[in-house]
RNA sequence: AGAGUUUGAUCCUGGCUCAGAUUGAACGCUGGCGGCAUGCUUAACACAUGCAAGUCGAACGGCAGCACGGUACGUAGCAAUACGUAUGGGUGGCGAGUGGCGGACGGGUGAGUAACGCGUAGGAAUCUGCCUUGAAGAGGGGGACAACCCGAGGAAACUCGGGCUAAUACCGCAUAAUAUUGAGAGAUCAAAGGCUGGGUAGUGAUACCUGGCGCUUCAAGAGGAGCCUGCGUCCGAUUAGCUAGUUGGUGGGGUAAAAGCCUACCAAGGCGACGAUCGGUAGCUGGUCUGAGAGGAUGAUCAGCCACACUGGGACUGAGACACGGCCCAGACUCCUACGGGAGGCAGCAGUGGGGAAUAUUGGACAAUGGGGGAAACCCUGAUCCAGCGAUGCCGCGUGUGUGAAGAAGGCCUUCGGGUUGUAAAGCACUUUAGGCUGUGAGGAAGGUAUAUUGUUUAAGAGACGAGAUACUUGACUGUAGCAGCAGAAUAAGCACCGGCUAACUCUGUGCCAGCAGCCGCGGUAAUACAGAGGGUGCAAGCGUUAAUCGGAAUUACUGGGCGUAAAGGGCGCGUAGGCGGUUAAUUAAGUGAGAUGUGAAAUCCCUGGGCUUAACCUAGGAACUGCAUCUUAUACUGGUUGACUAGAGUAUUGUAGAGGGUAGUGGAAUUUCCGGUGUAGCGGUGAAAUGCGUAGAGAUCGGAAGGAACACCAGUGGCGAAGGCGGCUACCUGGACCACAACUGACGCUGAGGCGCGAAAGCUAGGGGAGCAAACGGGAUUAGAUACCCCGGUAGUCCACGCCGUAAACGAUGAGUGCUUGGUGUAGCGGGUAUCGACCCCUGCUGUGCCGAAGUCAACACAUUAAGCACUCCGCCUGGGGAGUACGGUCGCAAGGCUGAAACUCAAAGGAAUUGACGGGGGCCCGCACAAGCGGUGGAGCAUGUGGUUUAAUUCGAAGCAACGCGAAGAACCUUACCUGGGUUUGAACUGCAGACGUAAGAUUCAGAGAUGAGUCCCCCUCUUCGGAGGCGUCUGUAGAGGUGCUGCAUGGCUGUCGUCAGCUCGUGUCGUGAGAUGUUGGGUUAAGUCCCGCAACGAGCGCAACCCUUGCCCAUAGUUGCUAACGGUUCGGCCGAGAACUCUAUGGGGACUGCCGGUGAUAAACCGGAGGAAGGUGGGGAUGACGUCAAGUCCUCAUGGCCCUUAUAGGUGGGGCUACACACGUCAUACAAUGGCUGGUACAAAGGGUUGCCAACCCGCGAGGGGGAGCCAAUCCCAUAAAGCCAGUCGUAGUCCGGAUCGCAGUCUGCAACUCGACUGCGUGAAGUCGGAAUCGCUAGUAAUCGUGGAUCAGCAUGUCACGGUGAAUACGUUCCCGGGUCUUGUACACACCGCCCGUCACACCAUGGGAGCGGGUCUCGCCAGAAGUAGUUAGCCUAACCGCAAGGAGGGCGAUUACCACGGCGGGGUUCGUGACUGGGGUGAAGUCGUAACAAGGUAACC
Repeated sequence: AGAGUUUGAUCCUGGCUCAGAUUGAACGCUGGCGGCAUGCUUAACACAUGCAAGUCGAACGGCAGCACGGUACGUAGCAAUACGUAUGGGUGGCGAGUGGCGGACGGGUGAGUAACGCGUAGGAAUCUGCCUUGAAGAGGGGGACAACCCGAGGAAACUCGGGCUAAUACCGCAUAAUAUUGAGAGAUCAAAGGCUGGGUAGUGAUACCUGGCGCUUCAAGAGGAGCCUGCGUCCGAUUAGCUAGUUGGUGGGGUAAAAGCCUACCAAGGCGACGAUCGGUAGCUGGUCUGAGAGGAUGAUCAGCCACACUGGGACUGAGACACGGCCCAGACUCCUACGGGAGGCAGCAGUGGGGAAUAUUGGACAAUGGGGGAAACCCUGAUCCAGCGAUGCCGCGUGUGUGAAGAAGGCCUUCGGGUUGUAAAGCACUUUAGGCUGUGAGGAAGGUAUAUUGUUUAAGAGACGAGAUACUUGACUGUAGCAGCAGAAUAAGCACCGGCUAACUCUGUGCCAGCAGCCGCGGUAAUACAGAGGGUGCAAGCGUUAAUCGGAAUUACUGGGCGUAAAGGGCGCGUAGGCGGUUAAUUAAGUGAGAUGUGAAAUCCCUGGGCUUAACCUAGGAACUGCAUCUUAUACUGGUUGACUAGAGUAUUGUAGAGGGUAGUGGAAUUUCCGGUGUAGCGGUGAAAUGCGUAGAGAUCGGAAGGAACACCAGUGGCGAAGGCGGCUACCUGGACCACAACUGACGCUGAGGCGCGAAAGCUAGGGGAGCAAACGGGAUUAGAUACCCCGGUAGUCCACGCCGUAAACGAUGAGUGCUUGGUGUAGCGGGUAUCGACCCCUGCUGUGCCGAAGUCAACACAUUAAGCACUCCGCCUGGGGAGUACGGUCGCAAGGCUGAAACUCAAAGGAAUUGACGGGGGCCCGCACAAGCGGUGGAGCAUGUGGUUUAAUUCGAAGCAACGCGAAGAACCUUACCUGGGUUUGAACUGCAGACGUAAGAUUCAGAGAUGAGUCCCCCUCUUCGGAGGCGUCUGUAGAGGUGCUGCAUGGCUGUCGUCAGCUCGUGUCGUGAGAUGUUGGGUUAAGUCCCGCAACGAGCGCAACCCUUGCCCAUAGUUGCUAACGGUUCGGCCGAGAACUCUAUGGGGACUGCCGGUGAUAAACCGGAGGAAGGUGGGGAUGACGUCAAGUCCUCAUGGCCCUUAUAGGUGGGGCUACACACGUCAUACAAUGGCUGGUACAAAGGGUUGCCAACCCGCGAGGGGGAGCCAAUCCCAUAAAGCCAGUCGUAGUCCGGAUCGCAGUCUGCAACUCGACUGCGUGAAGUCGGAAUCGCUAGUAAUCGUGGAUCAGCAUGUCACGGUGAAUACGUUCCCGGGUCUUGUACACACCGCCCGUCACACCAUGGGAGCGGGUCUCGCCAGAAGUAGUUAGCCUAACCGCAAGGAGGGCGAUUACCACGGCGGGGUUCGUGACUGGGGUGAAGUCGUAACAAGGUAACC
């Protein structure tokens, strides 16, 4: 620091996801040790049990228990003594009690709280026990109440009555100021003593003095607490108004203290868009996690503050509480109960139940640190220190080290060679950390007590405080850390992952199944993605997963984003608050800068040291804490104040243009209707029609009238307006803009949340008007349907006046304002200059409106002085797609509806621009038997053949639009043959190796059998040899293995078809573009052609085209048999013979044609047109030749081949059958329907082939197929082999025929082992359909179509098929509008599996979340009323009453009770808000290949959209 994912690819936008760090975690698998940390995040749910706050006898009365001693008695005993009983507080001490101090700390929790609660910085009107310092005092009295005793009640808890008693308990009196109060005079208010400190006195009790301790008052300090203020402190406006003690004042009250804190009266304030109020959520902070930082998230452990203590309320005591282990009341819950009544509060430490994914021991000790009490010893302390449990985290250590190649065995893979696991193991040699055993053994301890010494205080050697010395003594952890010894590799490795991101690959199994998955996505028979294994990678006592936070995410953008088209500019203006604001001078010092001071707790983080063997951890110092406050200073900028200015803005003046707005009037053309005339049969409408109108006179035409609406030409990317918008003419009223001039004002400005106004069309209310047009509606068409498009009608509406609505793709999809930044060229308005008589010329300024373009910007497209450039100011808006501009709420509206505006759920995309293709019922250009023009066919008939279907035991398989269907098959009777049936074989019909046995093999032959086969018979292998044997061949057995036309052509090779013999397809370098890509290859011409020329940021090149090759057409040379025969000779008249080498021909090699020449056209090019010459002329004709690629095209059944499958069968043999079936459908042929013909007779002319298992002559036989025959020929020699159409005659005469030949019968021939299923041919007979073929459709452009015959391959035989050959031999092409296919350029695209594409909505089914919903239930807040516990305050007439006053009566004061006010719980009624639920219902989302249509994307077939 980035990566994956939208696309065919690209750039961008944009979301989702991943890699990192972290955690009080949990879960899965695994688990050796130690150190340091840490451990109920959930139910502030309920709690059994134990403990967590006591202490002081040096405050007190005392004495229940314990101990000691005393006294008395008893027992034992001589006694000492022991034991027992009783007695008495005498002593140590001490239960309970009085009293003091402490239970307000420490410990827990985070429910509440959005608040002066917390943080930070300040403030003044306060209190403060214990502690410290200082000043002063502590005199003298009194009366009680507990305990205790007696009695009473009660189950208990406990309570009541009577009686006695002490105090540092309580109360007066005295004294009293530096206290309180008051202006002052004055008035008022305290106290406690205890002590084994010492001294003196006394017998003693005790008294006095003194020391320390304690007490009272005051002042101050320290620390603590209370109060007030500035600033900061979450979300929601679908919460906009809140507030009556409310805001302020005065009097009074109240508090420790300021204050509406409370009360009475007065005033009417106070808070709020800088977010009041309300709702939701939440303890706050230091810090913690993350991050480069800014930030974001968080607030466990540790530390500060706050709040709470079962829930709610309340006060008491006290220095401090409205009190966790106190009290009272109410409530819920739990427990006890004798039913009357009581008790309780773990959010202390353990622990239990419950909840939960989940969180520990009912441990030890006060040894240390700290706290309470005490004079102290000491006691208490679940604070704390330790231990236990948990891999919960961090840190450290170990599980061994060295050597060891036969690269062992085993595993896995394999191309079978090997590779890998792997020096890994074993083996050998070592070591001993940790763990185990044995022993030793720190530190945490400071103190305390005793003794003596010493300093201060003191009268003192006492006591107190302090110092050192000696002795004794204190450790839970713990016999711990550490150290030493002993034995022995011994006791110790797992987890996740291995398709990409992301380090790490193979085999097997599985077969869209099982499963995986963080995202993209894997799995449908060769899965590096599932599962297992081997191997590897990563981390390691852990590893993964899940959850959560930050990061990456510049994905809320302060740092640091955007808004033309991706999400996003408000429809437009006016304007309030607010924000921002020209030049200059002075002043101020708020912002701003600098310095200083205070503060910013400690811990944490960071740096540098130190201590544990290291580290984690602990610790010292420093730095930092970016903040806040105060003071001083600076004054450039911003702000404030004051003065001035004119460049911004405005006013005045002179002109100008204009569909700017409003009102009134007015005009002509046209449509329609009505009236009248003329006139007759149609009009109208459409793709074509029909509905409609018309003989009752339409339409047409002429005249007249009425009425409404809109204003042709002018007219213009012209004008005006803020936008919406504005168009005949005239008048009136009225807004704005611009030019010129430079008189006036003097910053008066810009923007603009709310607010106010304007605002197309449609729509709404009531009223007019209504010609044309025209939703709805009716009819006619179209159509499968047609609730549409088209046509005929037609109502709202459109128009006017009044009032609403308030939205549009209200668009430049571009907010307003200001300044700056090269240009060119139009146009509208107003000027200036030059020249002129005057200017339409030229130059130039301002304003508006267009186009093209520089820099720059942009993802690109594009924008570009009218910015989307460079900057500033202000406003609005955006944050993935869908759900949804929906729901709910609010608000506006008469309604329609508008504005505001979510969530659940769901997807991994949605999107922008551009690129290459493909496609279009888009366009341009061009080509092709593509159409057209022609000729002949197919489709109709019967037949042949192939296919489908059906049938069958089987009808083997494949081929499927063109590009399957006379195709594989160049030839199924058996064979072929793969299929079926029957009967048989199993190392097999063919191949190879090894082992063993044999020579029974082969051959011949007999029998059985349908045959395969089986059973016999005959026969008895070869070579070498040292005779032992070796080798070969063959057979058998066994084993490896054979075999498979079994599957997969979607695992493949090869071959082939097709687009298409179409002219295309690419590359290198360069250039352009961010890029995909483009350029080249486009353009202008031209061509059959990307053929060539020209131009050009391209220049070249390759595969294709063409040419080279074959064939054919002309000529020449050479050669001359088997071919040829002109001349010569011969002849049986046949090139037959001699002969010839001229010709034909044969087969070799050459020549020839190249737009070469001429003319024209064209850019003078390429080329085209015409011509000459020539056998041939513009590729001369034909063939071979098939670019990059497409169709997962075809073929596993030609062959080859991976994988899978079968192995007495899916292999191999065999007989027979089938592939030949037949209601039917299709393709392709051949033959016909006839006279351009059929038949009969005669007669002429080919080419190219084939031939020894062959072609087969002559001749003979047969009507014929054919038979006999055997010459010749391995072929320019012989044979197949008569070519046929043609030509010459004859006949038939338009008829189902002398056409046509199917079908059938009979008789034959040939091939063959065999023609029944199932061959071909011959003869005789029979003589079907068919009279030129509907829709539709095929071939062909010249030696072609058509027609005629001939030959070959295959082949025993079988040809209407196929391949080849020649004979005869046409017609037509105007032309490219249309159909089909193709090429190229361009355009649109939502397609890219590429239009056989994509895709929308209803309906049906399933599931999910959600809105409405008669209601129902709960929470919470609030209003009104009732009620009123405990408590406090006030009042008090009833009752009671120790201290003080009073002689007494009584009083003062107090208590109880009563009552009033306030008030918790509770109750009734109303309302708000929120959650849950609800018959039914609305839409939404998601689902497998459902239904109906085809709305959108191309001109999407009616352009689309708002």